[in-house]
RNA sequence: AGAGUUUGAUCCUGGCUCAGGACGAACGCUGGCGGCGUGCCUAACACAUGCAAGUCAACGAGAAAGGGGUAGCAAUAUCCCGAGUAAAGUGGCGCACGGGUGAGUAACGCGUAGGCAAUUUGCCUUCAGGACGGGGAUAAUUCACCGAAAGGUGGACUAAUACCCGAUGAUGCAUCGGAGUCGCAUGGUUCUGAUGUUAAAGGCCCGCAAGGGCGCCUGUGGAUGAGCCUGCGUCCCAUUAGCUAGUUGGUAGGGUAAUGGCCUACCAAGGCUGCGAUGGUUAGCUGGUCUGAGAGGAUGAUCAGCCACACUGGAACUGACACACGGUCCAGACUCCUACGGGAGGCAGCAGUGAGGAAUUUUGCGCAAUGGGGGAAACCCUGACGCAGCAACGCCGCGUGAGUGAUGAAGGCUUUCGGGUCGUAAAGCUCUGUCAAGUGGGAAGAAUAUGCUCCGUGAUAAUACCAUGGGGCACUGACGGUACCACUGAAGGAAGCACCGGCUAACUCCGUGCCAGCAGCCGCGGUAAUACGGGGGGUGCAAGCGUUAUUCGGAAUCAUUGGGCGUAAAGGGCGCGUAGGCGGCCCCUUAAGUCAGAUGUGAAAGCCCUCAGCUUAACUGAGGAAGUGCAUUUGAAACUAAGGGGCUUGAGUAUGGGAGAGGGAAGCGGAAUUCCUGGUGUAGCGGUGAAAUGCGUAGAUAUCAGGAGGAACACCGGUGGCGAAGGCGGCUUCCUGGACCAAUACUGACGCUGAGGCGCGAAGGCGUGGGGAGCAAACAGGAUUAGAUACCCUGGUAGUCCACGCAGUAAACUGUGAACACUAGGUGUAGCGGGUAUUGACCCCUGCUGUGCCGAAGCUAACGCAUUAAGUGUUCCGCCUGGGAAGUACGGUCGCAAGGCUAAAACUCAAAGGAAUUGACGGGGGCCCGCACAAGCGGUGGAGCAUGUGGUUUAAUUCGAUGCAACGCGAAGAACCUUACCUGGUCUUGACAUCCUGCGAAUCCUGUAGAAAUAUGGGAGUGCCUUCGGGAACGCAGAGACAGGUGCUGCAUGGCUGUCGUCAGCUCGUGUCGUGAGAUGUUGGGUUAAGUCCCGCAACGAGCGCAACCCCUAUCCUUAGUUGCCAGCGGGUGAUGCCGGGAACUCUAAGGAGACUGCAGCUGACAAAGCUGAGGAAGGCGGGGAUGACGUCAAGUCAUCAUGGCCCUUACGACCAGGGCUACACACGUGCUACAAUGGUCGGUACAAAGGGUUGCCAAGCCGCGAGGUGGAGCCAAUCCCAUAAAACCGAUCGUAGUCCGGAUUGGAGUCUGCAACUCGACUCCAUGAAGUCGGAAUCGCUAGUAAUCGUAGAUCAGCAUUGCUACGGUGAAUACGUUCCCGGGCCUUGUACACACCGCCCGUCACACCAUGGGAGUUUGUUGCACCAGAAGCAGGUAGCUUAACCUUCGGGAGGGCGCUUGCCACGGUGUGGCCGAUGACUGGGGUGAAGUCGUAACAAGGUAACC
Repeated sequence: AGAGUUUGAUCCUGGCUCAGGACGAACGCUGGCGGCGUGCCUAACACAUGCAAGUCAACGAGAAAGGGGUAGCAAUAUCCCGAGUAAAGUGGCGCACGGGUGAGUAACGCGUAGGCAAUUUGCCUUCAGGACGGGGAUAAUUCACCGAAAGGUGGACUAAUACCCGAUGAUGCAUCGGAGUCGCAUGGUUCUGAUGUUAAAGGCCCGCAAGGGCGCCUGUGGAUGAGCCUGCGUCCCAUUAGCUAGUUGGUAGGGUAAUGGCCUACCAAGGCUGCGAUGGUUAGCUGGUCUGAGAGGAUGAUCAGCCACACUGGAACUGACACACGGUCCAGACUCCUACGGGAGGCAGCAGUGAGGAAUUUUGCGCAAUGGGGGAAACCCUGACGCAGCAACGCCGCGUGAGUGAUGAAGGCUUUCGGGUCGUAAAGCUCUGUCAAGUGGGAAGAAUAUGCUCCGUGAUAAUACCAUGGGGCACUGACGGUACCACUGAAGGAAGCACCGGCUAACUCCGUGCCAGCAGCCGCGGUAAUACGGGGGGUGCAAGCGUUAUUCGGAAUCAUUGGGCGUAAAGGGCGCGUAGGCGGCCCCUUAAGUCAGAUGUGAAAGCCCUCAGCUUAACUGAGGAAGUGCAUUUGAAACUAAGGGGCUUGAGUAUGGGAGAGGGAAGCGGAAUUCCUGGUGUAGCGGUGAAAUGCGUAGAUAUCAGGAGGAACACCGGUGGCGAAGGCGGCUUCCUGGACCAAUACUGACGCUGAGGCGCGAAGGCGUGGGGAGCAAACAGGAUUAGAUACCCUGGUAGUCCACGCAGUAAACUGUGAACACUAGGUGUAGCGGGUAUUGACCCCUGCUGUGCCGAAGCUAACGCAUUAAGUGUUCCGCCUGGGAAGUACGGUCGCAAGGCUAAAACUCAAAGGAAUUGACGGGGGCCCGCACAAGCGGUGGAGCAUGUGGUUUAAUUCGAUGCAACGCGAAGAACCUUACCUGGUCUUGACAUCCUGCGAAUCCUGUAGAAAUAUGGGAGUGCCUUCGGGAACGCAGAGACAGGUGCUGCAUGGCUGUCGUCAGCUCGUGUCGUGAGAUGUUGGGUUAAGUCCCGCAACGAGCGCAACCCCUAUCCUUAGUUGCCAGCGGGUGAUGCCGGGAACUCUAAGGAGACUGCAGCUGACAAAGCUGAGGAAGGCGGGGAUGACGUCAAGUCAUCAUGGCCCUUACGACCAGGGCUACACACGUGCUACAAUGGUCGGUACAAAGGGUUGCCAAGCCGCGAGGUGGAGCCAAUCCCAUAAAACCGAUCGUAGUCCGGAUUGGAGUCUGCAACUCGACUCCAUGAAGUCGGAAUCGCUAGUAAUCGUAGAUCAGCAUUGCUACGGUGAAUACGUUCCCGGGCCUUGUACACACCGCCCGUCACACCAUGGGAGUUUGUUGCACCAGAAGCAGGUAGCUUAACCUUCGGGAGGGCGCUUGCCACGGUGUGGCCGAUGACUGGGGUGAAGUCGUAACAAGGUAACC
């Protein structure tokens, strides 16, 4: 410090997620030791049991056990010690500390800084003074009584440091004075006078005494603690906007330690609030803690400070302090006891229990230390505290060994079978000894106090005693026989957890097969998963490791530091203006802000630094620094502010001008539509893609004239004008707002912005009343359509218009808030000026204001903006913070309503989005091409048959191919074989390959059983090489490695192929442009069959394609001349190149020539090129072939072959026989033959090319009607054979008919191949003679030697194709105006929400399931307001009743007190009525989510009616 995730890719915006740290944690797996810490975060839920606050030289009374003495036989009696002890009581002090918890509290509660001149403070301390004289009770105890108990009542006795009275008394207190001094006001303080008033325990201890010590009372000062007041700071909600009656203040009084409405009476009417009152939710606050670079954010366990609370609520008492955790009283809930009458209790003290919960410890030891209470002290008490126990809960430290050790052991895993890896790891050898274990030793923490002793000091007569100071000795340890040390033996007892697709360090095998599962995000899993589970290996951390929760960080993702708002979320529709914020130039003053210094404070602990103590560290101790703050104080005066004075440039006013659809009102005008009246006129009009509804013979439309009425204002008219925006358009008049220009004068900062507020505000809508020509929601009809509640047409009502009122929203858009300043220009346009010039008008130069375009710098994610900023700055306002839910619900508010404004959440997703890029697509555009259409010729689709496919059938009908680009395809040939399928019979190292062992040569002939495979016999036969061991080939048998598989996966693959497409495209290097994806080049202007070429150009070049090079063919030449040829010469024949010969021709097969827009003219840009022409066998690529760029279709093929993985292994392998692939209601494709006369039949006659042939082609001859048979010549082929080419031509016949067309089908008889033609071959002959008379919708091929038509050959092959396929030649046309349309393609451009790319994407209703949520008759919990009732305990007031020791008394009584009664206040409670939060609710509303539901097709392309508000 960043990373992953939106896209095909890119940049941006933006959310989600991760890596880090932390924790009082919990859970899972695992677990050796020690140190130091920490440990109910939940139920402030309920608590059994024990302990947590007592103590004491004040007081009276006063045991026992035990021991001893005396008496007694003993029981026992009595005395002494125990002991003035224990325990209880009166009294004093303490119990208000310490300890716990965080419920309440949004508050002077806390923090910080101050104040008290408005206070108090027991014990402690300083100083001063004092303590005199009396009195009456009471508990304990005892007696009696009541009660189950708790407890209580009455009589009698008694003491005090308990209580009371009196005296004395101040510097105390109160009142009234005097003087000084100080202060910010009330006033404080010092001295002083007068009057009044208030104390005490002369007790306890030691001592013979003196005396000493501890106490008591009053006052003064201190210290400590407490109380009160104030400034500032201290969470969220405005969907809480108004709150307040003791409320705010005053006067008087009461009350308190003390101020104060704290309380009461009276008077006044105030007080708080947008700088957030009131209300609601949440919460103890702080030092600190965690995080962060910091600013901040989160948090408030342990430790420390403060506060609050003590079962819930209320109350007071005592006291220095309480409204009191282990006190009291009352009420309530709960628990327990009970004799049912009554009682008892309060762990949020320490342990512990139950409950709750994911979750949090021992009913331990000790007062040895520190601290606290009491005491003179010893000492007692102390669950504070010190320790131990439990828990890896955290932090820190240590260990689980170290060295050496390669046959790289065994074993595991893996493997390309060679190896690799675990791995120096182990074993082995040599060492060490931490921890744990055992044995032995063994601290510090302890010093006060006290006792003894020594030395001082005081007191004293005193060296005694006492008090006090110092030294020494003695005594005291829970932890604990702990820390630590030594020794013993021993590598022995001590390693796990998570992860390994990317982020993120770490990879393989097996299993699984969208299953099981994983997952923090992206996402993995559908048969080769580095992502699931296991194994091996690796990585990280380590006595821990992971997960989960929470929190900060990353997140600049609330932005003060440090963000934004044209299009991503975001500028208010516009103005006026209040508060507020901000504000021109100069001078003076002040010193609030600001800056500097000083002082105080900012507790300790913590953080940081230094040093130190535990072996180290954690931990701890000491010192320092810091604590950015607050307060006080001293200065400075630039800036801001405040006060004062001035200025004119900001702003405004006055004067003079012209421009304008600026606004309001009234009046006027013409054109047009419609309607009415009349005339002319006749059959249609109107409308549409085409129609129809509609209108019209009752006279329309058309046309002329007249009239009525309403609305809108053509031309001018213009990115022209005006207005704040909405908006404003005929003309005239009246009223009226604003801006602009010019020149001077005046005021003197009067300014800018603007939360709330007020006003204006298109269209549509609402109300009332008018008006209504045209247009036109709704509605009706006609069309369209699958439907058509639409688009189109004919009508048509609200409305549109006017007046008045409401409404208050728009894509109210420049998607751009207002104001001011600054920052290159160029060019239009509107208004008003200036200058030059002119007779004048133009032209030209120039200023200000407005309105456009282009563009520099700059900005921007890009697009773009650019003096009219989206640039550079300042000021103020509004708004945004992922998408959806949703601008919705609820609440509030406005409105007559419709609805507006304000405005969430649950839930859900990992995206949603902006700009630009490359493609693809468009019922977008432009240009161009192709048998693409058109123009033609011939077909298919109808028939019969052949063949293939689907379907069906079947034991099997093997498998594959499936739009074009499957379907006469793989198959260039299924009777057996092929063959992969089915049935049956068989084999198991196998039909086939390699290796090993044994035997045998191989091989041939033959028998039996059987359908065969096979099984079992018989016979013949002894080979080749040799180093003489044996070896090679072959056969048989055996064992195991292995064979074998047309089994699966073409979506694991290679190879091959199809297709777009023989379309003209596809790319690269360097450079340049762009943040980038990318662009440029390759686009543009021409041209071409072509990215072919030329020109231009930030491109310059290059590659794969195109073309050419290759083959065939068309012309010629040269060479060569057999098997081919034969012109001339010769010979021969019935005839034939048959023979001699020839080398001319044809031909054969080698090499050349030729064609290149080369030439001419024209066009073109002086180009490329095109057109025409000449010459030429051929002319602009001459014709044909081979040749197929980058890529697309997960196209086809695992059944050609090869191959990964998986599967089968007496079978999914192998052999055999038979069957099947040939089935047949039907559907489709491809063909053949036809339907006839351009023809059929018969007869005659002619002309090819290219092939094939020895397991072959097969001649002549003979036989057969024929298929064929016989026969055997020739030929390994320019020689022989297949082999007669057919159409054509000549002649004859048929005469338009189901025929002399057509040949299917069937019967019979045969031929050939073959082991075998039944299923299931081809052919021949005779007989039979079906459909069919030119084919619906639709659809195919072809542009010239082509279509059409005619035959020939070949591959495969035993046989099987006149119909398939591939070749070959013969005869041989028609047509193309043209590119609008259909299909396909290329280039450029445009739009896009598509990128699996339009067979795309995607919307809404309905149906189903689940989820959260709103409404809802209500029901209900909680909380709170108001009114009223009631009123415990207590306190305060009053007091008729009852009662009463201290004092007074005249002895009667009184004063005073108590009880009781009563008044007031008040908790719980009750009644009524409201508010709010929640739970629940029949039913209901929308919303979200959900592999494959229904209906349509709304949006994205002109999305097929442009879309949207």